[in-house]
RNA sequence: CCUCGAAAGGGCAAACCCGUCGUGAGGCGGGGGCGCAAAGCUACGGGCCUGCGGCUCCCCCCACUACGGGCCGCAGGUCGCCUGGCUGCCGAAG
Numbered sequence: 001c002c003u004c005g006a007a008a009g010g011g012c013a014a015a016c017c018c019g020u021c022g023u024g025a026g027g028c029g030g031g032g033g034c035g036c037a038a039a040g041c042u043a044c045g046g047g048c049c050u051g052c053g054g055c056u057c058c059c060c061c062c063a064c065u066a067c068g069g070g071c072c073g074c075a076g077g078u079c080g081c082c083u084g085g086c087u088g089c090c091g092a093a094g
Stems, first nucleotide, its partner, number of pairs: 003094001011036002016031006034080001040086003045082002047078011
């Protein structure tokens, strides 16, 4: 120094509730702890979610079924979905 993650000191904070911002996904603050060795930062890549617009779809034909399903584009969200990048406390065994 790399890997790994005992011990110690600590750190963060899910669901839910209240307030607030947002069309919404969701964000922020307070409470609260499910968990986390990066649950620190970053939205480059992927996934998922939201808004707007377009196209399309269910039995031989036509029509309907559409407040439903699928796809595409644009703009957002999510880093506690995964990955990449950046940074980082401690010092055991291996």